Model confidence (mean pLDDT): 77 of 100. Predicted 3D model of a 129-nucleotide RNA (SAM riboswitch aptamer (S box leader)) from a marine eukaryotic metagenome. RNAcentral holds the sequence, with entries from MGnify.
RNA sequence: UUAUCAAGAAAGGUAGAGGGAUUAGACCCAUUGAAACCUUGGCAACCCUUUACAUGUACUGAUGACUAUCAGGAUCGUAAAGAAGGUGCUAAAUUCUACUAAUAAUUUUACAGAUUAUUGGAAAGAUAA
Numbered sequence: 001u002u003a004u005c006a007a008g009a010a011a012g013g014u015a016g017a018g019g020g021a022u023u024a025g026a027c028c029c030a031u032u033g034a035a036a037c038c039u040u041g042g043c044a045a046c047c048c049u050u051u052a053c054a055u056g057u058a059c060u061g062a063u064g065a066c067u068a069u070c071a072g073g074a075u076c077g078u079a080a081a082g083a084a085g086g087u088g089c090u091a092a093a094u095u096c097u098a099c100u101a102a103u104a105a106u107u108u109u110a111c112a113g114a115u116u117a118u119u120g121g122a123a124a125g126a127u128a129a
Base pairs, nucleotide, nucleotide: 001129002128003127004126005125010040011039012038013037014036018029019028020027023098024097025096026095041090042089043088046086047085048082049081050080051079052078053077059072060071061070062069063068094124099121100120101119102118103117104116105115106114107113
């Protein structure tokens, strides 16, 4: 920088109080054992492999000088299948709110403002190349 953040997939051992990225609040998990580490499994399909389409196209080389012939022949992309290896992941969910835009409702005589809800975006973060 680009893509995705839908879904999916746990047992055992060590350990012993925290954990769900960070700040605040909420919500949730946890001594019926959290984090972390180890072992063995598993999930997924980013890198990777094959096939089909694109396409015998673009393009390359030769003959050669005509809307020609011959020989090779893709990248990117789309779809399907695979899982040896490199990563990753394996409670729920990037958990919600925070910044911003729109809409609706409430509050007000009205406007402004505020609050709540929904939807979108941004920011931040995670993973891969």